[in-house]
RNA sequence: CGCUUAUCAAGAAAGGCAGAGGGAAUGGCCCGAUGAAGCCUUGACAACCUGUUUUCCGCUUAACAGCGGGAAGUAAGGUGCCAAAUCCAGCCCGUAAAAGGGAUAGAUAAGUC
Numbered sequence: 001c002g003c004u005u006a007u008c009a010a011g012a013a014a015g016g017c018a019g020a021g022g023g024a025a026u027g028g029c030c031c032g033a034u035g036a037a038g039c040c041u042u043g044a045c046a047a048c049c050u051g052u053u054u055u056c057c058g059c060u061u062a063a064c065a066g067c068g069g070g071a072a073g074u075a076a077g078g079u080g081c082c083a084a085a086u087c088c089a090g091c092c093c094g095u096a097a098a099a100g101g102g103a104u105a106g107a108u109a110a111g112u113c
Base pairs, nucleotide, nucleotide: 002112003111004110005109006108007107008106013042014041015040016039017038021031022030023029026089027088028087043082045080048078049077050076051074052073053072054071055070056069057068058067059066086105091102092101093100
C1' cells in the first nucleotide's frame, strides 16, 4: 500500500518554540497575527485491541483449576482523538424546494496477504 469487518450527530485543551497557513482531494463555507501548520511538555476524551474486576452460560475435571462465549465495569498497556455531523455538498433514490435514505470517497481500530 491492498483486502475484510466494525464504527464515524456523542466526548475532550492548556503552556512553550515557531511564524502563515489549515479544515484529505474538488466546489462551497469556515478557522487563522486575539497566532495556522509543525515540534515539545502536560492534561483530558473515548473504550477498538490487550490486561484486569464482577457476573452469567457452555465444555472439561474426582476436585481445584483450565478453555470458549455473553453482559457490566476499570483505564494499567497499544492505538486513536481534543472547531464546526467525516464542517457541508457532489453520485443514486426522494422532493415544488427542503427534509430524509443510500452509495462512493475518507478517517480510526482490529485482523489478514